c-di-GMP-I riboswitch aptamer from a Planctomycetota bacterium, 91 nucleotides, folded computationally. Of the family's consensus pairs, 95% are formed in the model. It was read from a public genome assembly, where an Rfam model found it.
[in-house]
RNA sequence: AGGCCAGAAGGGCAAAACCCUCGAAAGGGGGCGACGCAAAACUACAGGGCCUAACCCCUCCCCGCGGAGGGCAUGGCAGCCAGCUGCCGAA
Numbered sequence: 001a002g003g004c005c006a007g008a009a010g011g012g013c014a015a016a017a018c019c020c021u022c023g024a025a026a027g028g029g030g031g032c033g034a035c036g037c038a039a040a041a042c043u044a045c046a047g048g049g050c051c052u053a054a055c056c057c058c059u060c061c062c063c064g065c066g067g068a069g070g071g072c073a074u075g076g077c078a079g080c081c082a083g084c085u086g087c088c089g090a091a
Base pairs, nucleotide, nucleotide: 007088012037013036018031019030020029021028022027035079042083043082047081048080049077050076051075056071057070058069059068060067061066
């Protein structure tokens, strides 16, 4: 000099709750707020997993309007695993 690396320093992100908003919902956006996080950056058709069920389909109730149940992502979750990239750098 270079490599690897803890988490020291500089910092970074921001759970839940509450308020506003979009959405059928899951969930998303903004404000506030910090539970936590060495990737809590990025990727949802690289892969696995999880959530919701509007439309649609089936069944039942009903004179009918309509209601109930079941199935199903093309809708979502990256702070579930995972893929991929990155700052500083002790021992």
Notes
Its mean pLDDT, the model's own confidence on a scale to 100, is 82.